[in-house]
RNA sequence: GCCCCGAUAGCUCAGUGGGUAGAGCAUGAGACUCCUAAUCUCAGAGUUGUGGGUUCAAGCCCCAUGUUGGGCA
Numbered sequence: 001g002c003c004c005c006g007a008u009a010g011c012u013c014a015g016u017g018g019g020u021a022g023a024g025c026a027u028g029a030g031a032c033u034c035c036u037a038a039u040c041u042c043a044g045a046g047u048u049g050u051g052g053g054u055u056c057a058a059g060c061c062c063c064a065u066g067u068u069g070g071g072c073a
Base pairs, nucleotide, nucleotide: 001072002071003070004069006067010025011024012023013022019056027043028042029041030040031039049065050064051063052062053061
């Protein structure tokens, strides 16, 4: 220098035909327990890397750009 892949909640990841963004773990509160742990219930947490474009509508499609990992030279 060229090519491929990833990025979405604190962490690990879904989101497959464009239609109000989810799970597990973690965190907080409550229940239970002599206490802790475990278990159960509830809650909070996201400008989907950045900037544009298309569209009535974009995590998803298009363009540019930065970045993690891998490959080639």